This is a predicted structure of a 287-nucleotide part of an RNA (large-subunit ribosomal RNA, domain VI) from a Minisyncoccota bacterium. Rfam family: Bacterial large subunit ribosomal RNA. Its family is annotated with structural constituent of ribosome and ribosome in the Gene Ontology. It was read from a public genome assembly.
Context: one part of a larger RNA
RNA sequence: CGUUAGAUACUUGAGGGAAGUUGACCACAGUACGAGAGGACCUGGUUGAGCGAGUCCCUAGUGUUCCAGUUGUCUCUGUCAAGGGCAUCGCUGGGUAGCUACACUCGUUCCGGAUAACCGCUGAAAGCAUCUCAAGCGGGAAGCCGAUCCCAAGAUAAGGUAUCUGUUCCCGACCUUCGGGUCGCGGAUGAAGACCGGUGGGAGAUUACCACCUUGAUAGGCGACCGGUGUAAGUGCCGCAAGGCAUUUAGCCAAGUCGUACUAAUCGGUCGAAAAAUUGAUAUGGA
Repeated sequence: CGUUAGAUACUUGAGGGAAGUUGACCACAGUACGAGAGGACCUGGUUGAGCGAGUCCCUAGUGUUCCAGUUGUCUCUGUCAAGGGCAUCGCUGGGUAGCUACACUCGUUCCGGAUAACCGCUGAAAGCAUCUCAAGCGGGAAGCCGAUCCCAAGAUAAGGUAUCUGUUCCCGACCUUCGGGUCGCGGAUGAAGACCGGUGGGAGAUUACCACCUUGAUAGGCGACCGGUGUAAGUGCCGCAAGGCAUUUAGCCAAGUCGUACUAAUCGGUCGAAAAAUUGAUAUGGA
C1' cells in the first nucleotide's frame, strides 16, 4: 500500500514445513522342522540405544548481587574490640531465584487409502495352457497419499464468525417536483480503536511481544512467610593463654511467594470513519 467504511477478538486451511531410526529380552515353545546337532515364522508383551521437544518437582552443576571460616597487608574507620579496602570472587566451605544436564516427563505410535517388485483368481485370443503391454477381480513395502505436530488469507479468488463505532455540521457551485439531491486533492467535528509517553517483565541486541498506568499491586520500599548460612555483636562465667560456654536453632540474608498505595506509573498529546443502493445500456468472457 492492497484486501472497498473504520476497528477489536477468535478462527477456516489453499499451500508449505517438521517427524519418519533401531537393538535386546519374555511368552507362544525347546513347539513346527530335523536322524541328531540345532531351532523358527506369525502374534502378543517388556525394556533399552540413538534422535527430538518440553520442564526444573527430584538429583546434580553454576550461582563474581547471600551466609560463614581463614591468611598476608594498609600513613582506612582516632585507639582496644569490631569492621572496611587490596591480594584470581585473596583462598576455603556451603547456597535461594534464574540458567543448565548428568536430572525428570513426553514423542519417534496405532490406523486408513492407492501402489512397486512379487504372489494370485477367473479367463480367452490359441477347444489345451496362460496372473492379463486381453476385458474383469484380489493380496502386497521402512517407500507414496492421509492420519500426528508447526506456520499459514499478499490464498490479489486477499476467506469466515462474533462484537464495537458510525451515517453529523458549516461553506461554495450546480440541479430541483422546493421535500431535497449531486459535486469539492473545501472547512469543522474526531467515535470505536491505535500510537506517542510512563512503571516493568516468564519478552528482548534494536525493534517486536506481554503485564500494568490511581476505577492501580507494574516496579521499588515496607511487612509476613519460604529458603540460605549456621549460633552475630555486646555482656557474663571458665581458662595463664589460644580459646570455650551461656545469652542464642542466634545474627545476617539476592533474584522467590503473599500482602500493603509509602514512592514512581502525573497532566496529557497525535492519528483515526463521513461510504453505499436500485434499474437500464454498452463492452468482454461464459452457458